[in-house]
């Protein structure tokens, strides 16, 4: 340098162009003498960045960046 994957909640990951979701950590509560297990509730997102396409883009396409892995 070329290729090919990936990048969405604090963590792992989901999500065929039509309201962003789950586990699991955290917070608040019930439950217990107390802790832990156990129940319930809500919270919690610039979907790496910038452009293009469409009425509509996490998603399609073009660029750039971070991480993998292969080639040379």
């Nucleotide at each position: 340098u070329c290729c090919g994957g990936u990048g969405u909640a604090g963590c792992u990951c989901a999500g065929c162009g039509g309201u962003a979701g789950a586990g699991c950590a955290a917070a608040u509560c019930c439950c217990u003498g107390u802790u832990a297990a156990g129940g319930a509730u809500a919270a919690g997102g610039u979907c790496c960045c910038a452009g293009g396409u469409u009425c509509g883009a996490a998603u399609c396409c073009u660029g750039g960046c971070g991480c993998c892995g292969g080639a040379g």

Record summary
Transfer RNA from a bacterium, 72 nucleotides, folded computationally. It matches the Rfam family "tRNA". The prediction has a mean pLDDT of 80. RNAcentral holds the sequence, with entries from ENA.